[in-house]
RNA sequence: GGAGGCGGCUAGGCGGUCGCUCCCCGGCCCAAGAAACCGGGGGGAGGAAAGUCCGAACACCGCAGGGCAGGACGCCCGGCACAAGCCGGGGCGCUGUGAGGCGACGGAAAGUGCCACAGAAAACAUACCGCCCGUCUGAUGGUCAUUGACCAACUGACGGGUAAGGGUGAAAAGGCGAGGUAAGAGCUCACCGCCGUGAUGGCAACAUCACGGGCAGGGUAAACCCCGUCCGGUGCAAGGCCAAGUAAGCGAGGAAUCCGCCCCCAAGGGCGGCAUGAAGCGGCCCGCUUCAUCCGACUCGCGGGUAGGCCGCAGCAGAUAAAUGGCCGUCCACGACAGAAUUCGGCUUACCGGCCGCCUCCAUUA
RNA sequence: GGGGAAUUAGCUCAGUUGGGAGAGCGCCUGGUUUGCAACCAGGAGGUCACCGGUUCGAGCCCGGUAUUCUCCA
Numbered sequence: 001g002g003a004g005g006c007g008g009c010u011a012g013g014c015g016g017u018c019g020c021u022c023c024c025c026g027g028c029c030c031a032a033g034a035a036a037c038c039g040g041g042g043g044g045a046g047g048a049a050a051g052u053c054c055g056a057a058c059a060c061c062g063c064a065g066g067g068c069a070g071g072a073c074g075c076c077c078g079g080c081a082c083a084a085g086c087c088g089g090g091g092c093g094c095u096g097u098g099a100g101g102c103g104a105c106g107g108a109a110a111g112u113g114c115c116a117c118a119g120a121a122a123a124c125a126u127a128c129c130g131c132c133c134g135u136c137u138g139a140u141g142g143u144c145a146u147u148g149a150c151c152a153a154c155u156g157a158c159g160g161g162u163a164a165g166g167g168u169g170a171a172a173a174g175g176c177g178a179g180g181u182a183a184g185a186g187c188u189c190a191c192c193g194c195c196g197u198g199a200u201g202g203c204a205a206c207a208u209c210a211c212g213g214g215c216a217g218g219g220u221a222a223a224c225c226c227c228g229u230c231c232g233g234u235g236c237a238a239g240g241c242c243a244a245g246u247a248a249g250c251g252a253g254g255a256a257u258c259c260g261c262c263c264c265c266a267a268g269g270g271c272g273g274c275a276u277g278a279a280g281c282g283g284c285c286c287g288c289u290u291c292a293u294c295c296g297a298c299u300c301g302c303g304g305g306u307a308g309g310c311c312g313c314a315g316c317a318g319a320u321a322a323a324u325g326g327c328c329g330u331c332c333a334c335g336a337c338a339g340a341a342u343u344c345g346g347c348u349u350a351c352c353g354g355c356c357g358c359c360u361c362c363a364u365u366a
Numbered sequence: 367g368g369g370g371a372a373u374u375a376g377c378u379c380a381g382u383u384g385g386g387a388g389a390g391c392g393c394c395u396g397g398u399u400u401g402c403a404a405c406c407a408g409g410a411g412g413u414c415a416c417c418g419g420u421u422c423g424a425g426c427c428c429g430g431u432a433u434u435c436u437c438c439a
Base pairs, nucleotide, nucleotide: 001362002361003360004359005358006357007356008355009354010353012331013330014329015328016327017326018325020044021043022042023041024040025039026038027037046337050348051347053346054345055344056343057342058235059234060233061232065286066285067284068283070231071230072229073228074227075090076089077088078087079086091105092103093102094101095100106226107225111224112223113220114219115218128166129165130162131161132160133159134158135157136156138154140152141151142150143149144148174192175191177189178188179187193215194213195212196211197210198209199208200207201206239311240310241309242308249302250301251300252299253298258273259272260271261270262269263268275293276292277291278290279289280288332335367438368437369436370435371434372433373432376391377390378389379388385422393409394408395407396406397405415431416430417429418428419427
């Protein structure tokens, strides 16, 4: 000097002028106060206010007990509100020359499913070509003394061995080399991988080493599933208060009819038990609560009404049509993504640039 | 503000253990008819909304983004 990596900060500046919104003080007004108005002072978008993806506060609902179903998460240690799917550090894997980056990172030796096409075979293995052995047949060549016998390489058929090689596929039953063999093969051995045991280091995940085993167990869990941990649901349009209203009418459903005791035998009523039904109910069931056991109670739907105010709602933004803007001057690097609506903690997504710090690689000079 | 769904041909929609992208209407060409419609035969037309990931392989499974629809006082 060039090319990068990581982290942090910033998000046009200054001045003038006209506005918007909220709060406070004073004035005006008034018996006192409020609103409006006037004057003064102060506050007024973001790192993401966004997506609503997680977690919580808060509120209501069967007070939230049990089971099933469903969902989320998943290496280790620590942190926070021992909340989280977040953060920090570490381990392992992948990737980059490197600083670094990325990882939905429990289990495929519990079970089930799937692996199209191709291929012999896609998982209790198997054999298309090939290689090797044996038997038979055929033609050829050679040897011996003609019929014939033997030998050699070969063609074809049959029987057997094999998984080294070829071929298929995303993936082929540990890899590679040597020995071995008729040819081969963990058949044997070395190294690597794998499994088991032990030692050492580490809180742990894990790593390293030693010994043993010839290898059993292909992939897929962002397929079902299994294991472990956790989760009741709904969301501020939650919900509370005030005001107003929930009217009339129409439609649908409409079950069961027990027993004992007591008051007074009956009628009628009360208590207890049991049963049934309805509702609360909100994934389902159990359980729980309430009501009814009548002749129109009750439930549901249609119809119809209100859709206003205050609180919830804010420790220097904060409303309910809901505010943060316009113009001028000047400077520069010429200004991106975008704007609060119950509130916090995270994550993700969008983003023109600028500044600072640390670090890496390459080239050159001393 | 807060929930829930959908996106596949020009339009309306199918598409399940993940392996061929389809149907109806419309469009084009040819036939039929004096001509048109109807009918018959053939054909074109697709970034499966977009970007990533899992997988040998994605319309389908998972995450993110965009757009549209819908419910709640």
Two RNAs folded together computationally: RNase P RNA and transfer RNA, 439 nucleotides in total. Its mean pLDDT, the model's own confidence on a scale to 100, is 75. It holds a member of the Rfam family "Bacterial RNase P class A". Rfam classes the family as a ribozyme. Rfam describes the family as follows. Ribonuclease P (RNase P) is a ubiquitous endoribonuclease, found in archaea, bacteria and eukarya as well as chloroplasts and mitochondria.